[in-house]
Context: one part of a larger RNA
RNA sequence: CGUGGAAAUUUGAGUGAGCUCCUCCUUAGUACGAGAGGACCAGGGGGAAUAGAGCACUGGUGUACCGGCUGUCCUACCAAGGGCAUCGCCGGGUAGCUACUCUCUAGCACGGAUAAUCGCUGAAAGCAUAUAAGCGAGAAGCCGUUCACAAGAUUAGAUUUCAUAGGUUCGUUAGAGACUAUAACGUUGAUAGGUCGCAGGUGUAAGUGCAGCAAUGUAUUCAGCCGAGCGAUACUAAUAAACCAUAAGA
Numbered sequence: 001c002g003u004g005g006a007a008a009u010u011u012g013a014g015u016g017a018g019c020u021c022c023u024c025c026u027u028a029g030u031a032c033g034a035g036a037g038g039a040c041c042a043g044g045g046g047g048a049a050u051a052g053a054g055c056a057c058u059g060g061u062g063u064a065c066c067g068g069c070u071g072u073c074c075u076a077c078c079a080a081g082g083g084c085a086u087c088g089c090c091g092g093g094u095a096g097c098u099a100c101u102c103u104c105u106a107g108c109a110c111g112g113a114u115a116a117u118c119g120c121u122g123a124a125a126g127c128a129u130a131u132a133a134g135c136g137a138g139a140a141g142c143c144g145u146u147c148a149c150a151a152g153a154u155u156a157g158a159u160u161u162c163a164u165a166g167g168u169u170c171g172u173u174a175g176a177g178a179c180u181a182u183a184a185c186g187u188u189g190a191u192a193g194g195u196c197g198c199a200g201g202u203g204u205a206a207g208u209g210c211a212g213c214a215a216u217g218u219a220u221u222c223a224g225c226c227g228a229g230c231g232a233u234a235c236u237a238a239u240a241a242a243c244c245a246u247a248a249g250a
Base pairs, nucleotide, nucleotide: 001152005162006161007160008159009158010157014149015148016147017146020048021047022046023045024044025043026042032037050106051105052104053103054102058099059098060097061096065092066091067090068089069088070085071084072083073082074081075080110144111143112142117137118136119135120134166244167243168242169241170186171185172184173183174182191237192236193235194233195232196231197230198229200226201225202224207220208219209218210217211216
């Protein structure tokens, strides 16, 4: 830009992906074989690699969370803190992200037409012959079935609803994200922040009392602090508005 304007739901022409392998048990130490050895067919279990998805579990990370420790400078000093030293070092760790180092799922089965191959009926050619007419069986392969995309499929499809429809700018944002886009919300409001509660992390704050000469211990205290999680709550900010478009045609 097209498919008359819109919103939502779709069909599927077409395109792509996938299709795998190993091992164990039963059948059965059976068939077969002198023995050694050792099946087809059929049924069941476990796994590998690959692919897709996910974070409840197990782990990793988690430089705006908590604690411990050292040196030095600063807050006059004590105490308590702050800066810097790879995030100063160390021990943990929420959300998110993530790993065959965790979890889940997939290959199946089935139908159709066939290849090699195997057949039925059957003449030419009184026989024979799977073939000449006719009819079958038959593969991880082919066409479907499965999964993904898909109406620029210009053959531009269909259905439902709408017509003062709808969309955009703008603002608050995240299940989204380089930007854009997408998605949620904009007072008829829980969209983000704040606050409150809970979960969860760290691990028992400061101050004070007591014990001890003191280092320190202990009580107050499962305390104090706390990023992203789950809820509640209009306290703050989403105000106000503008623009485009309008063809069940003129």

Large-subunit ribosomal RNA, domain VI from a bacterium, 250 nucleotides, folded computationally. Rfam family: Bacterial large subunit ribosomal RNA. The RNAcentral record of the full RNA draws on ENA.